[in-house]
Molecule: transfer RNA
Organism: Deltaproteobacteria bacterium
RNA sequence: UCCGCAGUAGCUCAGCAGGUUAGAGCGGCUGGCUGUUAACCAGCAAGUCGGGGGUUCGAAUCCCUCCUGCGGAG
Numbered sequence: 001u002c003c004g005c006a007g008u009a010g011c012u013c014a015g016c017a018g019g020u021u022a023g024a025g026c027g028g029c030u031g032g033c034u035g036u037u038a039a040c041c042a043g044c045a046a047g048u049c050g051g052g053g054g055u056u057c058g059a060a061u062c063c064c065u066c067c068u069g070c071g072g073a074g
Base pairs, nucleotide, nucleotide: 001073002072003071004070005069006068007067010026011025012024013023019057028044029043030042031041032040050066051065052064053063054062
């Protein structure tokens, strides 16, 4: 320098042939249950979907560019 993959909640990830309210598990908080803890049950909070720009009536999803990480080529 070039090519590929990845970046979504505190963590691990799904969603990527454009439209449903942006989700799951773990974790956190509150309550229930229990003699207590754990387990179990119910509920709640938590996201500028890596940054910026573009296309579109509408973008996590498509296009351009930049950043970060991993792998490969030279």